[in-house]
RNA sequence: CGUCCAUAACGAGGAUCCGAGGGACCCAGCCCGAUGACGAUCCGCCAACCACCCGAAAGGGAACGGUGGCAACGCUGGGUGCGAUGGAGG
Numbered sequence: 001c002g003u004c005c006a007u008a009a010c011g012a013g014g015a016u017c018c019g020a021g022g023g024a025c026c027c028a029g030c031c032c033g034a035u036g037a038c039g040a041u042c043c044g045c046c047a048a049c050c051a052c053c054c055g056a057a058a059g060g061g062a063a064c065g066g067u068g069g070c071a072a073c074g075c076u077g078g079g080u081g082c083g084a085u086g087g088a089g090g
Stems, first nucleotide, its partner, number of pairs: 001090001003088005013043005021032003025079005044070004049066002052061003074082001
């Protein structure tokens, strides 16, 4: 980078730095943002996809490891759709 499978309305905060936009893409809304959003770093927390333990299995347990996440149903509607996360191959 690309293919396949699975998931989605639940949950989770403080500080420091930066300094004007951000909510993946397009349109129409709506929302967040100098009372500092977004982003980065540190610590914390949430979750339970992989891995771990029990079990024939279904399933259950724990949360050290690999991960992901911590505004709003992927913010809402639409787009023959598209994106995100996990796992398995290439």